[in-house]
RNA sequence: AGCCAUCCUAAGGGGCGGCUCCGGCCUGAGACUCGCAUCGCGAGAACCCUUCGAACCUGAACCGGGUAAUACCGGCGUAGGAAUAGGGAUAGCAUCCUCA
Numbered sequence: 001a002g003c004c005a006u007c008c009u010a011a012g013g014g015g016c017g018g019c020u021c022c023g024g025c026c027u028g029a030g031a032c033u034c035g036c037a038u039c040g041c042g043a044g045a046a047c048c049c050u051u052c053g054a055a056c057c058u059g060a061a062c063c064g065g066g067u068a069a070u071a072c073c074g075g076c077g078u079a080g081g082a083a084u085a086g087g088g089a090u091a092g093c094a095u096c097c098u099c100a
Stems, first nucleotide, its partner, number of pairs: 002093002007087004011050004017026003032044005056081003062075004
């Protein structure tokens, strides 16, 4: 010289639970707002994630535990899917050279 976490830019992906006396409470990073107009759809905010990918989806009306209740926790899970380009180089890695 080189690679590169954090970081930056742009782009993209994702979810909307349970309970309620409707005040709020539980979990979570996130359970929000607005519109349509009706229990669903759309737009947006925030948040998380982007192949080194458990963000998120499927399996799943799954299994075990626990709770007022819920994917609440764990398993399933070395399962099957899942959304990227660029910049920069303080730390780190690697290699080479020089000196002692």

Notes: Predicted 3D model of a 100-nucleotide RNA (TPP riboswitch aptamer (THI element)) from a Pseudomonadales bacterium. Model confidence (mean pLDDT): 77 of 100. The sequence was found by an Rfam model in a public genome assembly. Taxonomically the source falls in Pseudomonadales (Bacteria, Pseudomonadati, Pseudomonadota, Gammaproteobacteria).